[in-house]
RNA sequence: CUUAUCCAGAGUGGCGGAGGGAGCGGCCCUGAGAAGCCACAGCAACCGGUUCCAUCGUUGAGAUGGAGCGCUGGUGCUAAUUCCCGCCCCCGCAGGGGGAAAGAUAAG
Repeated sequence: CUUAUCCAGAGUGGCGGAGGGAGCGGCCCUGAGAAGCCACAGCAACCGGUUCCAUCGUUGAGAUGGAGCGCUGGUGCUAAUUCCCGCCCCCGCAGGGGGAAAGAUAAG
C1' cells in the first nucleotide's frame, strides 16, 4: 500500500505500585490495586492443517467456491459496539439511522 473483518465471544494468580481506555472532548475503569512483565487458563477461526460437497480441469497432480472440524501449527484477542462522539447525509421535539475518516487485527 491492497483486500477482508470489527453490535458475538473469552481471566485467574504472581511480581509491580499509579495510572489506563490510540489521539481531542465526553463518559468510564482503577489502592477492593492502573500500566507493564510472567505463569497458567480461555475465546475466536484470519492464515496453516484436515473432512465433506459442487464446479472447472485432468494421464495425473490440482484450482476455485461452499459447509464443517480446534487441530501439540502462525498470529490475534479475553470491561463497556472499535466505550461514545468529532466529518458528511437522512428523519427529527428528544433522539435515532446510514456513510466516511481514523484505528485495530489478519492475509498478501